Predicted 3D model of a 91-nucleotide RNA (c-di-GMP-I riboswitch aptamer) from Candidatus Kuenenia hertensis.
Its Rfam family is "c-di-GMP-I riboswitch aptamer". Its family is annotated with cyclic-di-GMP binding in the Gene Ontology.
The model forms 80% of the base pairs in the Rfam consensus.
RNA sequence: CGUUCGAAAAGGCAAACCUUGAGCGAUCAUGGGACGCAAAGUAGAAGGGUCUUUUUGGUUUGAAAUACAAAAAGAUUGCCUUACUGCCGAA
Numbered sequence: 001c002g003u004u005c006g007a008a009a010a011g012g013c014a015a016a017c018c019u020u021g022a023g024c025g026a027u028c029a030u031g032g033g034a035c036g037c038a039a040a041g042u043a044g045a046a047g048g049g050u051c052u053u054u055u056u057g058g059u060u061u062g063a064a065a066u067a068c069a070a071a072a073a074g075a076u077u078g079c080c081u082u083a084c085u086g087c088c089g090a091a
Base pairs, nucleotide, nucleotide: 005089006088012037013036017032018031020029021028022027035078041084042083043082046081047080048079049076050075051074052073053072054071055070056069057068
């Protein structure tokens, strides 16, 4: 110095919930607030999972609604994998 790893130290981020705003919605942004996080940094222009909307189909039904299947378009990085980057240096 590098890799692995995660003691200490210096710090960092910010769940639920609430305020305001945007969106059909999932959700996002803003301010407060801390459940937690060694990547809770970045990437949905990497792959999955989950969720939302629209359309179609079949079942049921008097009809509708609900649930299911498929497709398309979205959301989620604090769901997982992957990729890239980063602070510190005990065992």